This is a predicted structure of a 73-nucleotide RNA (transfer RNA) from a Candidatus Woesearchaeota archaeon. Rfam family: tRNA. It is annotated as a transfer RNA. Lineage of the source: Archaea > Nanobdellati > Candidatus Woesearchaeota. The coordinates come from a structure-prediction model, not an experiment, and the mean pLDDT is 81.

RNA sequence: GGGCCCGUAGUCUAGCGGCUAUGACGUCGCCCUUACAAGGCGGAGGUCCCCAGUUCGAAUCUGGGCGGGCCCA
Numbered sequence: 001g002g003g004c005c006c007g008u009a010g011u012c013u014a015g016c017g018g019c020u021a022u023g024a025c026g027u028c029g030c031c032c033u034u035a036c037a038a039g040g041c042g043g044a045g046g047u048c049c050c051c052a053g054u055u056c057g058a059a060u061c062u063g064g065g066c067g068g069g070c071c072c073a
Stems, first nucleotide, its partner, number of pairs: 001072007010025003018056001027043005049065005
């Protein structure tokens, strides 16, 4: 330098163009326990990497950028 793939809560992850985005772990509160762990109930936490375009409507489609991974040279 060229090609391909990926970017969504602290971490991992689901998500046909259509309700203010799903679940797990973690975290916080309560219950349970003499206590801790496990378990149960509930809560908080997201500019969906950035900019622009298409569209009535974009996390999703298109273009450009940034970052990461793999392959080729």